Annotation:
This is a predicted structure of a 78-nucleotide RNA (c-di-GMP-I-GGC riboswitch aptamer) from a Chloroflexota bacterium. Of the family's consensus pairs, 89% are formed in the model.
[in-house]
Order: sequence, then structure tokens, then C1' cells
RNA sequence: CCACGAAUAGGCAAACCCGCCGCGAGGCGGGGUCGCAAAGCCACGGGACUCGCAUAGGAGUCGGCCGAGCUACCGAAG
Repeated sequence: CCACGAAUAGGCAAACCCGCCGCGAGGCGGGGUCGCAAAGCCACGGGACUCGCAUAGGAGUCGGCCGAGCUACCGAAG
């Protein structure tokens, strides 16, 4: 350094509730802890969802649905 995930110090935060934004999927903040070794970032490829159209073309959301890419703490065994 790659890889790996025992321990250590930590980190994030599902569902749900409250407030705000959005036509909506959903997002943001606070509370909350189901879980997570990248549950950090990213819409490139799949997939799911929303809006619109309905003769068609489209616009968006989800990274904690999967894959890929980028970055990163700690340091046992292999």
C1' cells in the first nucleotide's frame, strides 16, 4: 500500500412524531434508535416511485433498492 473487519475511539440514523418546503414522489430541521464497516459523496447504468401528456415527446424523486465510480477513521487475525 492492497485487502480484511476482531478490538478501540468515535460516526450515521430506519420506522414514527413535530415544524417548514413541494402538485406529488420526496426534501430540510428537531426529537427518536430499526439497523449500518463506508447508512460518506455521486443520478453514470439498472430498478422502483411521482407529475404531466394521452397523438406523442417529457420533467422529477429515491444513494438505507442493486451495480459502478470517488474519498475516508482504527488496526487484530488471514
The organism belongs to Chloroflexota, within Bacteria. The sequence was found by an Rfam model in a public genome assembly. Model confidence (mean pLDDT): 85 of 100.